Notes: Lysine riboswitch aptamer from uncultured Pseudobutyrivibrio sp., 167 nucleotides, folded computationally. Of the family's consensus pairs, 100% are formed in the model. The sequence is in RNAcentral, with records from MGnify. Its mean pLDDT, the model's own confidence on a scale to 100, is 79. Its Rfam family is "Lysine riboswitch aptamer". From the family's description: Riboswitches are metabolite binding domains within certain messenger RNAs that serve as precision sensors for their corresponding targets. Allosteric rearrangement of mRNA structure is mediated by ligand binding, and this results in modulation of gene expression.
RNA sequence: GGUAGAGGUUGCGGAAAACAUGAGUAAUUUCAUUGAUGGGACAGGCCCAUUUGAUAUGAAAUGAAAGGGAAUUUCGCCGAAGGAGGACAUCACCUGUAAGUGUCUAUCUUGGGCAUAUGGUCAAUAGCCGUAUGACUGUCAUCUAAACAAUUAGAUGGGGAGCUAUC
Numbered sequence: 001g002g003u004a005g006a007g008g009u010u011g012c013g014g015a016a017a018a019c020a021u022g023a024g025u026a027a028u029u030u031c032a033u034u035g036a037u038g039g040g041a042c043a044g045g046c047c048c049a050u051u052u053g054a055u056a057u058g059a060a061a062u063g064a065a066a067g068g069g070a071a072u073u074u075c076g077c078c079g080a081a082g083g084a085g086g087a088c089a090u091c092a093c094c095u096g097u098a099a100g101u102g103u104c105u106a107u108c109u110u111g112g113g114c115a116u117a118u119g120g121u122c123a124a125u126a127g128c129c130g131u132a133u134g135a136c137u138g139u140c141a142u143c144u145a146a147a148c149a150a151u152u153a154g155a156u157g158g159g160g161a162g163c164u165a166u167c
Stems, first nucleotide, its partner, number of pairs: 001167005008078001011077006019069001027062007037049004041097005081110004085105006111137002114134008139158008
């Protein structure tokens, strides 16, 4: 350097259909009151709607969707994958700004899942992401004890560019 594997039955990620949530919400229509603003993410410009009633409030009727979701099925896998930073692209009429989305990136970081707390995201108390703590678990090294040996148990420490087997 190549090849093949292991951690878990709650390992990681993708996809599909159904289901629940979203929500009696947004939106539309009608009535009453109010009476000049409202919309295009924000600012400026420009455009559109509007006294044939904007907007706001109340009542009634009709009434969604997207993202996300636990389980199921299926596909790909074991830096699987996640996060931070960076680059490029995209995003609403123009310019600028911000957020979002997508792709790439050994530049940095995390062994893994769980629980608790906390910050962010979200309609949400679900889920996801970050941080901290805790025990559990897997692996390697060192030490100790038992054991003929293989190995088992305990303690300490390390990390996946690792570990095991093999060429």